[in-house]
RNA sequence: GAAGUCGGCGAGGCGGCCGCGGGUCGCUUGUUCGACCCGAGGAAAGUCCGGGCUCCACAGGGCAGGGUGCUGGGUAACACCCAGCGGGAGCGAUCCCAGGGAAAGUGCCACAGAGAAUAGACCGCCUAAGUCUCGCGCAAGCGGGGCCGGCAAGGGUGAAACGGUGAGGUAAGAGCUCACCAGUGCUGGCGGCGACGCCGGCAGCUCGGUAAACCCCACCCGGAGCAAGGCCAAAUAGGGGAGGAGAGACGGCCCGUCUCGUCAUGACUCCCGGGUAGGCUGCUCGAGGCGCUCGGGAACGGGCGUCCCAGAUCAAUGGCCGCCACGGGCUUCAUCGCCCGACAGAACCCGGCUUAUCGCCGGCUCCGCCG
RNA sequence: GGGCCUGUAGCUCAGUUGGUUAGAGCAUGCGCUUGAUAAGCGCAGGGUCACUGGUUCGAGCCCAGUCAGGCCCA
Numbered sequence: 001g002a003a004g005u006c007g008g009c010g011a012g013g014c015g016g017c018c019g020c021g022g023g024u025c026g027c028u029u030g031u032u033c034g035a036c037c038c039g040a041g042g043a044a045a046g047u048c049c050g051g052g053c054u055c056c057a058c059a060g061g062g063c064a065g066g067g068u069g070c071u072g073g074g075u076a077a078c079a080c081c082c083a084g085c086g087g088g089a090g091c092g093a094u095c096c097c098a099g100g101g102a103a104a105g106u107g108c109c110a111c112a113g114a115g116a117a118u119a120g121a122c123c124g125c126c127u128a129a130g131u132c133u134c135g136c137g138c139a140a141g142c143g144g145g146g147c148c149g150g151c152a153a154g155g156g157u158g159a160a161a162c163g164g165u166g167a168g169g170u171a172a173g174a175g176c177u178c179a180c181c182a183g184u185g186c187u188g189g190c191g192g193c194g195a196c197g198c199c200g201g202c203a204g205c206u207c208g209g210u211a212a213a214c215c216c217c218a219c220c221c222g223g224a225g226c227a228a229g230g231c232c233a234a235a236u237a238g239g240g241g242a243g244g245a246g247a248g249a250c251g252g253c254c255c256g257u258c259u260c261g262u263c264a265u266g267a268c269u270c271c272c273g274g275g276u277a278g279g280c281u282g283c284u285c286g287a288g289g290c291g292c293u294c295g296g297g298a299a300c301g302g303g304c305g306u307c308c309c310a311g312a313u314c315a316a317u318g319g320c321c322g323c324c325a326c327g328g329g330c331u332u333c334a335u336c337g338c339c340c341g342a343c344a345g346a347a348c349c350c351g352g353c354u355u356a357u358c359g360c361c362g363g364c365u366c367c368g369c370c371g
Numbered sequence: 372g373g374g375c376c377u378g379u380a381g382c383u384c385a386g387u388u389g390g391u392u393a394g395a396g397c398a399u400g401c402g403c404u405u406g407a408u409a410a411g412c413g414c415a416g417g418g419u420c421a422c423u424g425g426u427u428c429g430a431g432c433c434c435a436g437u438c439a440g441g442c443c444c445a
Stems, first nucleotide, its partner, number of pairs: 001367001003365008012324007020039007027030001041343001045354002048352005053225004065221005070084005085099001086097004100216002105214002107210003122155002124151003130147007163181006182206002184203008229281004239272005246260005288307008326341005372444007381397004390428001399415005421437005
């Protein structure tokens, strides 16, 4: 210098003017005034996990269904985090793993290929044994061909072909036998809390893959969600109770006219109850933030001090100006100058994960060049 | 705010234990037929299986994460 990898931090600052939402106080009591204080995020997002809280259900246990799946720890809990183990990728820093069981059972493995799971013979290799036959030979026999056969070393197919290399062995061959290597099972010692690791011994045992196929094993999970839930409560129409013979409209009033009702299935009046609109609550002080300190390797936990830090409901958190800082772009030899400012926005509250996104800083690794 | 569902050709849909190459109808284009059209017959084109990863020898299908669209709850 360049490429990569991991981690951390910030999310512009100050001042002025005008506004918006909430709280407390004041008074001249206002939904409308004044003062003071507070007012989006690292993801408020996706709603993918886990909890708190609320209502419903529930003796206990089981089935069904869903989830998780190496070990130890952390936590309210988790599919999260920390530290390790094993496997894989990378030269490396580092990263990834749904990482129990395929030797409990069932299913599947297309095409190609001889054969795809206690497999198989297309090309190939072999005629030792059995049998037929031809040639040579006096004969024993030798050579060739066929049948019945033997073999799995080599070729070839495939994602995958039933251990690998070498030697012995054989008609040719083969764990058929042996040595070494790899795997599996059983077993001994040592280290580790453990996953597991290291060093041996025995057995030719050689056993394919797939469980993000059914399934088996272990553990966990009741359902719904603040539009949960609680309280207050119009108008209209039903319901219950009491009174009850008149009540209402037209009209200034009376008369009058009309409508409803008249012993009841009763007009009308009053009361009660459920419940709708609407309002209040739940609502923000919490597994809380910051600082110091102690324990721990870390995640995290304990103690002390200090602070109060959004609660809207059609939905506030905004706009303009000036100066400074940072980054980018244009222009310039350079300065000056001009322009632009990522993703995105609370809605009961937390802990995570994932996704979107701007800038800065640091550690480590590899490569190149120079000294 | 909360709960759930669906994405396959221009449109409507199939695709069943994961298996070679993804189909059907309508639509489009061309040809035949007709004096000409419609209908009919034949042929053809057209697909990032919404996207990105993972599992597997192999993914439209199984799993995870995104994106888009839709439904329900006062």